[in-house]
RNA sequence: GGGCGGAUAGCUCAGCGGUAGAGCACUACACUGAUAAUGUAGGGGUCCCAGGUUCGAAUCCUGGUUCGCCCACCA
Repeated sequence: GGGCGGAUAGCUCAGCGGUAGAGCACUACACUGAUAAUGUAGGGGUCCCAGGUUCGAAUCCUGGUUCGCCCACCA
């Protein structure tokens, strides 16, 4: 220098143009003598950043940042 992949809730990840979800974690309640487990409910997100396309973008396009992998070049 070139190519590929990742970035979404505290953590691990899903989502493939039409109002952002799951599991775990957290909070409350139920249950219990009390915990744990279990059940119910709830809180929590500028979807890495900036533009563009579109009636509408986490999703498509362009550029950038960062992490990982591969290749090439120099020496």
Transfer RNA from a Candidatus Microgenomates bacterium, 75 nucleotides, folded computationally. The RNAcentral record of the sequence draws on ENA. Taxonomically the source falls in Candidatus Microgenomatota (Bacteria, Bacteria candidate phyla). Its Rfam family is "tRNA". Rfam classes the family as a transfer RNA.